[in-house]
RNA sequence: CCGUGCUAGGUGGGGAGUUAGCGGUGCCCUGUACCUGCAAUCCGCUCUAGCAGGACUGAAUUCCACCCCCAGGGGUGCAGCGCUCGCGGUCGGGCCGUCGCGGGAAGCAACGACGCCGGGCCCUGUGCGGUGCAGACCUGCGAACCCCGUCAGGCCCGGGAGGGAGCAGCGGUAAGCAGGCACCUGCAGGUGCCGCAGGCCAACCCGGCGGACGUCCCGUGGCGUCCACGCCCGAGUGUCUGGCUUCGAAGGGUGGUGCACGG
Numbered sequence: 001c002c003g004u005g006c007u008a009g010g011u012g013g014g015g016a017g018u019u020a021g022c023g024g025u026g027c028c029c030u031g032u033a034c035c036u037g038c039a040a041u042c043c044g045c046u047c048u049a050g051c052a053g054g055a056c057u058g059a060a061u062u063c064c065a066c067c068c069c070c071a072g073g074g075g076u077g078c079a080g081c082g083c084u085c086g087c088g089g090u091c092g093g094g095c096c097g098u099c100g101c102g103g104g105a106a107g108c109a110a111c112g113a114c115g116c117c118g119g120g121c122c123c124u125g126u127g128c129g130g131u132g133c134a135g136a137c138c139u140g141c142g143a144a145c146c147c148c149g150u151c152a153g154g155c156c157c158g159g160g161a162g163g164g165a166g167c168a169g170c171g172g173u174a175a176g177c178a179g180g181c182a183c184c185u186g187c188a189g190g191u192g193c194c195g196c197a198g199g200c201c202a203a204c205c206c207g208g209c210g211g212a213c214g215u216c217c218c219g220u221g222g223c224g225u226c227c228a229c230g231c232c233c234g235a236g237u238g239u240c241u242g243g244c245u246u247c248g249a250a251g252g253g254u255g256g257u258g259c260a261c262g263g
Stems, first nucleotide, its partner, number of pairs: 001263006009057003012030004020046005034054005063256006072247005078242003081238006088231001091230002093227002096224010115209006122199006128192002131188005137180005147172004155164003
């Protein structure tokens, strides 16, 4: 060095989680790489750590160690970004109000613009007047009897003189009816060039003062309030991006590693 037969080893691996720790079932990533049984209210072990049984391969492309690379996973009191919450408020922005400047349009105006003052119109209350109705009042009519007065006749009492009740009639009245109504009282309202007081957006009208533009649109500058959108600060969350770190499959590289027999 070659051939034959064995043995060690291998027949997927990894991550997180669980665990005192190590594996497994389960989840995830790679990827296709034996079979049977056990196993998450777990199963089996004890420091190179699944247990029990069977099959294949077998000392090198296949086993072992280290290194490189890297799929993927985990961690992060790191950075950025997104979202949410809170603090701050005049740096930016927005709403509103106000002052000034420039430009444009229409309209009014010395027969007086804008403005101010006082009124009217309008509302409420109150007062006065007037109108209507009613009441009171005046006049007249007005009760068979159950209103008043006087009571003929007749009736009753009495010896008589006289007396009594009382219808009609007459007179006067109540309820009621009619007329009047200068004054008085009450109620009402499509009342009034009326008085007083209070109220009252605008428009319109009148009077006085005063004296020359004011209104709208656009642009621009300043001030103030508010908003908290941008912004500042802080916190939380998301692994979204990156950094750091950790584990790390597949792949690549280096090195290492038996026994027996025969040639």